[in-house]
Context: one part of a larger RNA
RNA sequence: UGCUGGUUAAGGAACUCUGCAAAUUGGCCCCGUAAGUUCGCGAUAAGGGGUGCCUUCUGGAGUUAACGCUCUGGAAGGCCACAGUAAAUCGGCUCUGGCGACUGUUUACUAAAAACACAGGACUCUGCGAACUCGUAAGAGGAUGUAUAGAGUCUGACACCUGCUCGGUGCCGGUAAGUUAAAGAAGGGGGUUAGUCUUCGGACGAAGCUCACAACCGAAGCUCCGGUAAACGGCGGCCGUAACUAUGACGGUCCUAAGGUAGCGAAGUUCCUUGUCGGGUAAGUUCCGACCUGCAUGAAUGGUGUAACGACUGGAGCACUGUCUCAACCAGCAACCCG
Numbered sequence: 001u002g003c004u005g006g007u008u009a010a011g012g013a014a015c016u017c018u019g020c021a022a023a024u025u026g027g028c029c030c031c032g033u034a035a036g037u038u039c040g041c042g043a044u045a046a047g048g049g050g051u052g053c054c055u056u057c058u059g060g061a062g063u064u065a066a067c068g069c070u071c072u073g074g075a076a077g078g079c080c081a082c083a084g085u086a087a088a089u090c091g092g093c094u095c096u097g098g099c100g101a102c103u104g105u106u107u108a109c110u111a112a113a114a115a116c117a118c119a120g121g122a123c124u125c126u127g128c129g130a131a132c133u134c135g136u137a138a139g140a141g142g143a144u145g146u147a148u149a150g151a152g153u154c155u156g157a158c159a160c161c162u163g164c165u166c167g168g169u170g171c172c173g174g175u176a177a178g179u180u181a182a183a184g185a186a187g188g189g190g191g192u193u194a195g196u197c198u199u200c201g202g203a204c205g206a207a208g209c210u211c212a213c214a215a216c217c218g219a220a221g222c223u224c225c226g227g228u229a230a231a232c233g234g235c236g237g238c239c240g241u242a243a244c245u246a247u248g249a250c251g252g253u254c255c256u257a258a259g260g261u262a263g264c265g266a267a268g269u270u271c272c273u274u275g276u277c278g279g280g281u282a283a284g285u286u287c288c289g290a291c292c293u294g295c296a297u298g299a300a301u302g303g304u305g306u307a308a309c310g311a312c313u314g315g316a317g318c319a320c321u322g323u324c325u326c327a328a329c330c331a332g333c334a335a336c337c338c339g
Stems, first nucleotide, its partner, number of pairs: 001334008010325002014323001019320001027051005036041001038157001052079012080084001092318007099310002104116002120155007132141003158305004163235003168232002170228005177223003184216001187213001189211004195204003236254005263297001264294001275291005
């Protein structure tokens, strides 16, 4: 000097990103216990008191033939200590936000969470040799199940709700017309040559074979016509206007498929921003309550609340403390010195 423990005057979070760590609390019995609430909880809420040993009196239970023994209560009196759950074991508490309902699950070896799951909700597919999945197939799972079943996707208890938009993309349905593949194919064309003609150079050239071309015909799909948003998604701008001013219920205009409804809102979302006001503090970029000017909230990519729960996360207080003011001492183990 370090590590692991122990104690500490006065103060008591002034430490610090943060009360991290430590301290406090602690068992059992009795009293007592708020808001809120889904009436179950909250709750060991909080907050108090008691606790050892001895003597006396007294009750209950078991056992016994009885004496007695064992277990378990109540009352009164007394004794000792600083201290009686004397060691060990053994909750600190309260108030108020955010998120997630909850118990659960997870990055074996840096993340335990607000992530995943969940009961509940919704949509879509599937009529059974089901859909779907694995397999080239046979076959298997689904299921020895049968739509109150199975599969997929989204949301995520509960309460109140879940607005407008089908123009785009997707999906579903329709099919007159347009477009359109292979296949088929009328038709004409080229090559070849039996033959015919010949100025003997060659020319023409049927059938067959063959080479491409090709009118026409040709399904689904696409175009087209509808539907569908708890499908993917989306949900405006400018100008004017009221008897102070300000504001704009109201009007005009442009654009759109439709222009954000109810809610919530400087939010885990707010750039400007430490917004403004209020609260808490002597002092508060955090926190709580409001306001709304929402850079860039918003309704199952769910919206807003919510008792209970949480090794989650923010803020405040009480208690408590070597976290600190500010350090000291002690024990053990290292390091170091001597041998």